Predicted 3D model of a 351-nucleotide part of an RNA (small-subunit ribosomal RNA, central domain) from Candidatus Brachythrix odensensis.
Model confidence (mean pLDDT): 85 of 100.
Taxonomically the source falls in Candidatus Brachythrix (Bacteria, Bacillati, Anaerolineae, Candidatus Brachytrichaceae).
[in-house]
Context: one part of a larger RNA
RNA sequence: CUGGGCGUAAAGCGCUUGUAGGCGGUUCUGUAAGUCGGGCGUGAAAUCUCCGGGCUUAACCCGGAGUGGCCGUUCGAUACUGCAGGGCUUGAGGAUGCUAGAGGGUGGUGGGAAUUCCAGGUGUAGUGGUGAAAUGCGUAGAUAUCUGGAGGAACAUCCAUGGCGAAGGCGGCCACCUGGGGCAUUCCUGACGCUGAGAAGCGACAGCUAGGGGAUCAAACGGGAUUAGAAACCCAGGUAGUCCUAGCCGUAAACGAUGGACGCUAGGUGUUGGCAGAUCUAACCCUGUCUGCGCCGAAGCUAACGCGUUAAGUCCGCCGCCUGGGGACUACGGUCGCAAGAUUAAAACUC
Numbered sequence: 001c002u003g004g005g006c007g008u009a010a011a012g013c014g015c016u017u018g019u020a021g022g023c024g025g026u027u028c029u030g031u032a033a034g035u036c037g038g039g040c041g042u043g044a045a046a047u048c049u050c051c052g053g054g055c056u057u058a059a060c061c062c063g064g065a066g067u068g069g070c071c072g073u074u075c076g077a078u079a080c081u082g083c084a085g086g087g088c089u090u091g092a093g094g095a096u097g098c099u100a101g102a103g104g105g106u107g108g109u110g111g112g113a114a115u116u117c118c119a120g121g122u123g124u125a126g127u128g129g130u131g132a133a134a135u136g137c138g139u140a141g142a143u144a145u146c147u148g149g150a151g152g153a154a155c156a157u158c159c160a161u162g163g164c165g166a167a168g169g170c171g172g173c174c175a176c177c178u179g180g181g182g183c184a185u186u187c188c189u190g191a192c193g194c195u196g197a198g199a200a201g202c203g204a205c206a207g208c209u210a211g212g213g214g215a216u217c218a219a220a221c222g223g224g225a226u227u228a229g230a231a232a233c234c235c236a237g238g239u240a241g242u243c244c245u246a247g248c249c250g251u252a253a254a255c256g257a258u259g260g261a262c263g264c265u266a267g268g269u270g271u272u273g274g275c276a277g278a279u280c281u282a283a284c285c286c287u288g289u290c291u292g293c294g295c296c297g298a299a300g301c302u303a304a305c306g307c308g309u310u311a312a313g314u315c316c317g318c319c320g321c322c323u324g325g326g327g328a329c330u331a332c333g334g335u336c337g338c339a340a341g342a343u344u345a346a347a348a349c350u351c
Base pairs, nucleotide, nucleotide: 004322005321006320007305008304012319014202015201016200017199021195022194023193025088026087027086028085029084030083031082033081034080035077036076037075038074039073040072041071048066049065050064051063052062053061054060091192092189093188094187095185096184097183098182099181103178104177105176106175107174108173109172111155116150117149118148119147120146121145122144126137127136163170164169207248208247209246210245211244212243217241221237223235224234259318263314264313267296268295269294270293271292273290274289275288276287277286300307301306324351325350326349333344334343335342336341
């Protein structure tokens, strides 16, 4: 170089934007760089193939011919690619109208329920907890119950097999700011596109720094049990943390364990958001169509499981990644970080 793969066997970067690069719809004209053909030059000798010859043969040697590859030059071909120019509208974008949504940010509200705590009333001996108990709480009046108050956090029902978002993720209510999407019209631009090494941004939880806050829950911790022991599971407590602001961290079974984009290839069924038709004209039902989310399945694929128009089918172009198990999501070095550590990433040895 050719070649095989990546749902579960090793293997899809957590996600996005986008630089270089790679690739790129349709038509006409030109050019002739790639591409193809002819001529000429070059392509040392040896080697290689064929023919002939010389050592008794062979190896070896000598002579002749030839293939192949590379390069230069010149003439030509023009299907494809490139380049230059002119068009086109289906890709892409825009416009107009309509539209659904827990998409994001900021501020506000207290909306109600619940937990805890505080004060007061009633009331009296238990309560709580467990497999059973005990620690704990309680005659300094608990638990229970009623009234009032404080404070923090989360938003039951609605809720869905539902919706939105690139992913992480997003759920009381109101206002403001703001991103993306869908449908219809086919009006405008005219290939403006796809992917994307580096890079930049976003990125659950836990953790870190500083300042607040602190109701609940609860690592650590001490206590009670259990047990041979109990560093646990169970019980009663309880601090970081959980919440807010600003800044770090940059990892997850960050999962659909399935990179993103386009086209093509039976259907059936449910559902979200639109549009059209039919019916009637009020809605539903019905038919068609676009969009998203599910289930079942033709063909096909697959080692099987399964996937199956939301492909793991079938093509094309781009990126990432894999190459026996352990050693090793490690060491060393580099980069980043306050740290924790993250990222990049071996070898000896061993089976």